[in-house]
Molecule: SAM riboswitch aptamer (S box leader)
Organism: Bhargavaea sp. CC-171006
RNA sequence: UUCUUAUCCAGAGAGACGGAGGGACUGGCCCUGCGAUGUCUCAGCAACCUGCCUUAAGGCAAAGGUGCUACUUCCAGCGGAUCCUGACAAGGUUCCGGAAGAUAAGAA
Numbered sequence: 001u002u003c004u005u006a007u008c009c010a011g012a013g014a015g016a017c018g019g020a021g022g023g024a025c026u027g028g029c030c031c032u033g034c035g036a037u038g039u040c041u042c043a044g045c046a047a048c049c050u051g052c053c054u055u056a057a058g059g060c061a062a063a064g065g066u067g068c069u070a071c072u073u074c075c076a077g078c079g080g081a082u083c084c085u086g087a088c089a090a091g092g093u094u095c096c097g098g099a100a101g102a103u104a105a106g107a108a
Base pairs, nucleotide, nucleotide: 001108002107003106004105005104006103007102008101013042014041015040016039017038021031022030023029025077026076027075028074043069044068045067048065049064050061051060052059053058073100078097079096080095081094083092084091085090
């Protein structure tokens, strides 16, 4: 990097350094000199791997490997159904599925 499977409306922030961008992409909407992104330290959340109990389902734990700690993956993007508005061009609501993305575990 690619593939497979699972999950993504819950949860959890302080300090130091540094100094302008950031929330993947596009549009929207936001965050940001009352200091972004990032790096480090400490803390925390969660429970995929893990450990223990168990026939199993499941439960408990959090030492270790990851992950995470603004906004539902911030919302939408493609398709279907639905309802509303309409100047009949179109715009919007709700739901379902998908795509894309993220994370984990396994494989190549």